[in-house]
Context: one part of a larger RNA
RNA sequence: UGACGGGGGCCCGCACAAGCGGUGGAGCAUGUGGUUCAAUUCGAUACACGCGAAGAACCUUACCUGGGCUUGACUUCCUGCGGACAGCUCUAGAGAUAGAGUUUUCCUUCGGGAUCGCAGUGACAGGUGCUGCAUGGCUGUCGUCAGCUCGUGUCGUGAGAUGUUGGGUUAAGUCCCGCAACGAGCGCAACCCUUGUCUUUAGUUGCCAGCAUUAAGUUGGGCACUCUAAAGAGACUGCCGACGUCAAGUCGGAGGAAGGUGGGGAUGACGUCAAGUCCUCAUGGCCCUUAUGCCCAGGGCUACACACGUGCUACAAUGGUCACUGCAUAGGGCAGCAAUACCGCGAGGUGGAGCAAAUCCCAAAAAAGUGGCCUCAGUUCGGAUUGAAGUCUGCAACUCGACUUCAUGAAGGUGGAAUCGCUAGUAAUCGCAGAUCAGCAUGCUGCGGUGAAUACGUUCCCGGGCCUUGUACA
Numbered sequence: 001u002g003a004c005g006g007g008g009g010c011c012c013g014c015a016c017a018a019g020c021g022g023u024g025g026a027g028c029a030u031g032u033g034g035u036u037c038a039a040u041u042c043g044a045u046a047c048a049c050g051c052g053a054a055g056a057a058c059c060u061u062a063c064c065u066g067g068g069c070u071u072g073a074c075u076u077c078c079u080g081c082g083g084a085c086a087g088c089u090c091u092a093g094a095g096a097u098a099g100a101g102u103u104u105u106c107c108u109u110c111g112g113g114a115u116c117g118c119a120g121u122g123a124c125a126g127g128u129g130c131u132g133c134a135u136g137g138c139u140g141u142c143g144u145c146a147g148c149u150c151g152u153g154u155c156g157u158g159a160g161a162u163g164u165u166g167g168g169u170u171a172a173g174u175c176c177c178g179c180a181a182c183g184a185g186c187g188c189a190a191c192c193c194u195u196g197u198c199u200u201u202a203g204u205u206g207c208c209a210g211c212a213u214u215a216a217g218u219u220g221g222g223c224a225c226u227c228u229a230a231a232g233a234g235a236c237u238g239c240c241g242a243c244g245u246c247a248a249g250u251c252g253g254a255g256g257a258a259g260g261u262g263g264g265g266a267u268g269a270c271g272u273c274a275a276g277u278c279c280u281c282a283u284g285g286c287c288c289u290u291a292u293g294c295c296c297a298g299g300g301c302u303a304c305a306c307a308c309g310u311g312c313u314a315c316a317a318u319g320g321u322c323a324c325u326g327c328a329u330a331g332g333g334c335a336g337c338a339a340u341a342c343c344g345c346g347a348g349g350u351g352g353a354g355c356a357a358a359u360c361c362c363a364a365a366a367a368a369g370u371g372g373c374c375u376c377a378g379u380u381c382g383g384a385u386u387g388a389a390g391u392c393u394g395c396a397a398c399u400c401g402a403c404u405u406c407a408u409g410a411a412g413g414u415g416g417a418a419u420c421g422c423u424a425g426u427a428a429u430c431g432c433a434g435a436u437c438a439g440c441a442u443g444c445u446g447c448g449g450u451g452a453a454u455a456c457g458u459u460c461c462c463g464g465g466c467c468u469u470g471u472a473c474a
Base pairs, nucleotide, nucleotide: 001474002473003471004470005469007468008467009466010465011464012463013462015458016457019422020421021420022419023418026313027312028311029310030309031308032307033306034304035303042052043051063299064298065297066296067295068294069293072124076123077122078120079119080118081117082116086103087102088101089100090099091098092097105114106113107112126288127287129286130285131284135282136281137277138276139275140273142271147186148185149184150183151182152181153162154161155160166177167176168175192265193264194263195262197233198232199231200230201229202228203227206223207222208221211220212219236259239253240252241251242250243249315415319374320373321372322371323370324369325368331362332361333360336355337354341350342349343348381412386407387406388405389404390403391402392401428450429449430448431447432446433445434444
């Protein structure tokens, strides 16, 4: 100087407390461990476990079994031969591949060249092989915590100290005052995006106050309003009062759409964990080179006495079911989204208007409201499982897809010890969209609808910041 303490002081955080809803019990989905297996590819293990994977039937795919290739699927160069390469047809084969037939290049100074195929030769290719403890890059974590340092000066023999400590204050090393310090840098804050109010500009595909018109903003008309999207205004403790060191600031008030960082996001200092990743990519070293490389078919990654994590659906009456009525946002659409219509109980099919979209479509929002039935039951709760028949995608749904209809109708009556999230348009609850994607979502990322309870307080648990003290630790 640090680190540590079941030392002290001050302070903060959904850390506790106060509340609301869960997990832990059930069934299923999904990831992991374990076991099994020819293989169940690999990585991640406190900060892993709906994680890499924004989507394993083939492909993906790295794994296994079997069939093949050896200058190779891919890059550059050399020699020889050929005219194409490639497509189509037939034969053998699981296919890779092999054989046969057929169609078939460009430039030219006619020497050849370009390009491609075959054969040969090696230089080489190739490796999701090893090492993340050789590395770059990227990422997690402490933590959006308020810290981490430097120059000059001063003090100390020195390691170092001071500044950065102290008194106040703040979300903040934020600011003020004091002080052998005076300044500065990386962080904080602000600048950026979004949302909340207003103004101006603009008025179609958007809107409709008054006028006419219609089944309908449908049409004429209009751009006032809504909205859209560009530019501005607006909030600064600016004003008033109290407190405060005539300070920083704190508390209350006025005005205001908004008040003291208005809400949300992006933004992550010096560093820590030899944290994670050599399987995104790049890369040193090592290793393989008729194989640890390459092609192909089938299988596996989907197994199942069990254990754990994360979720979905429930156990019902604040509910279930049937009918009717009504209200969103944000997105996506041409190898695409697809209306009206017709067929089917339905998944869906036929067909195709319109739309490269403020115009058309996906699109029905659902909880909600109104009315009827159910009356506390393992039930008109719950939907697992299983049987049968189908639909769609795709070369192909057996291993191993999703969905539909009929039948079946399991566990489950609110969950032990323990444990998690959340402070407001939040929790809870309800649906919608998108990425990936042929098909496949209870996951993920967004969007809106309805919309709470509680916070006395900081003694205690956990994590963290500053000062101080002890130490046989570095």
Model confidence (mean pLDDT): 82 of 100. The part of an RNA shown here (small-subunit ribosomal RNA, 3' major domain) has 474 nucleotides and comes from a metagenome. Rfam family: Bacterial small subunit ribosomal RNA.